[in-house]
C1' cells in the first nucleotide's frame, strides 16, 4: 500500500437571560430558570425538532441543535451483471416477541446569611432505540 476485524472520537434538553418567580446585609449583589432515553454520508429548503418520566417556572425569552418532510449529490444493501424500484448510513414493505433512564421523593453528607447548589443510595418509562424469530422486488443478461 490494500483488504479484514475490534476498539474509540461529536458536551447539544445544549448554552445564556432583557420578562417572571425567589433570595440576602435591598440606590446594589445573587439564585433558579430541561429529568434522562434517541438521534450525525454531505449540501440546500421547509416546520412549532423525536420518546416517554412520581418533574409541573420542565413558565417565557433568545441562540443553537444529530428531528421530520422534500430535492440534489457520494458511497452502499437487496444479485453474478446491467437498468428500474424500494432501502441504509449497516442497509425491503411489514407483522410480533421480548429488552432499559434519569429527576423527584426517602435517607445521609458537603458549600452557602439565604434562595439555591453539589456528592452517594432502591426502584420506577416509551419511542421512528435495541435484540431475536418470520416475512424478500420487477425486466433482461450470463451461469449451472
Nucleotide at each position: 500500500u490494500a483488504a479484514u476485524a475490534a476498539a474509540g472520537c461529536a458536551u447539544a434538553g445544549c448554552g445564556c437571560c432583557a420578562g417572571a418567580a425567589c433570595u440576602c446585609u435591598u440606590u446594589g449583589a445573587g439564585u433558579u430558570g430541561a429529568c434522562g432515553a434517541g438521534g450525525a454520508c454531505u449540501a440546500g429548503a421547509u416546520u412549532g425538532a423525536u420518546c416517554g418520566a412520581a418533574a409541573a417556572u420542565u413558565c417565557g425569552g433568545c441562540g443553537g441543535a444529530u428531528a421530520a418532510u422534500c430535492u440534489a449529490g457520494a458511497g452502499g444493501c437487496a444479485u453474478a451483471g446491467u437498468a428500474c424500484u424500494g432501502c441504509c448510513u449497516g442497509a425491503g414493505c411489514g407483522a410480533u416477541a421480548a429488552g432499559c433512564a434519569a429527576a423527584a421523593a426517602c435517607g445521609a453528607g458537603a458549600a452557602g446569611u439565604g434562595a439555591u447548589u453539589c456528592u452517594c443510595c432502591a426502584a420506577c418509562a416509551g419511542a421512528u432505540c435495541u435484540u431475536a424469530u418470520c416475512a424478500g422486488g420487477u425486466a433482461c443478461u450470463c451461469a449451472u